[in-house]
Molecule: transfer RNA
Organism: pig gut metagenome
RNA sequence: CCUUAGCUCAGUCGGCAGAGCAGGGGACUUUUAAUCCCAAGGUCGUGGGUUCGAGCCCCACAGGGC
Numbered sequence: 001c002c003u004u005a006g007c008u009c010a011g012u013c014g015g016c017a018g019a020g021c022a023g024g025g026g027a028c029u030u031u032u033a034a035u036c037c038c039a040a041g042g043u044c045g046u047g048g049g050u051u052c053g054a055g056c057c058c059c060a061c062a063g064g065g066c
Base pairs, nucleotide, nucleotide: 001064002063003062006021007020008019009018015052024038025037026036027035045061046060047059048058049057
């Protein structure tokens, strides 16, 4: 310094958790691929604290990197 979806990562000044890829369904196509559409997928590392409200602020711990 990092930890957010299976993977790679966004998430501003605290106010409804997101994208791409992968996987599922569909359209198109003689078929496959490509392309397009749809839906699904989350204890936000763990435990506390602050706050009306925490992914975001504070503390401790764990894992990873320098």